[in-house]
Predicted 3D model of a 103-nucleotide RNA (Purine riboswitch aptamer) from Radiobacillus deserti. The coordinates come from a structure-prediction model, not an experiment, and the mean pLDDT is 79. Its Rfam family is "Purine riboswitch aptamer". Clan: Purine riboswitches. Rfam's curators write: Riboswitches are metabolite binding domains within certain messenger RNAs that serve as precision sensors for their corresponding targets. NCBI's taxonomy places the organism under Bacteria, Bacillati, Bacillota, Bacillaceae, Radiobacillus. The sequence is in RNAcentral, with records from Rfam.
RNA sequence: GUGAAAAUAAAAUAGUAGCCUCAUAUAUACUCGAUAAUAAGGGUCGAGAGUCUCUACCAAGAUACCGUAAAUAUCUUGACUAUGCAGGUGGAAGUCUUAGUAU
Numbered sequence: 001g002u003g004a005a006a007a008u009a010a011a012a013u014a015g016u017a018g019c020c021u022c023a024u025a026u027a028u029a030c031u032c033g034a035u036a037a038u039a040a041g042g043g044u045c046g047a048g049a050g051u052c053u054c055u056a057c058c059a060a061g062a063u064a065c066c067g068u069a070a071a072u073a074u075c076u077u078g079a080c081u082a083u084g085c086a087g088g089u090g091g092a093a094g095u096c097u098u099a100g101u102a103u
Base pairs, nucleotide, nucleotide: 004103008099009098010097012095013094018089019088020087021086022084023083024082025081026056030048031047032046033045034044035043041066042065050057058078059077060076061075062074063073064072
């Protein structure tokens, strides 16, 4: 002097991934079949169905109703999942490139 080169720095990926909120869907509705209990009870299973839609379709409480039979009803609270054109947050990570000292 040249070359390589941890750490480190810059830029790109990227204000992206992720997270929170908001909005839409869906009303955690509705329908049918089977089976179980009986006022200290009213449960369980399956199928359909709903969404520009994958998944889910339950839980807790309260009131009424049913005079012992086979049938429940209403109300309150709580999400999950999909989508985004939205707002906020986000040193994103890692990787590529360039520079680069120890060596």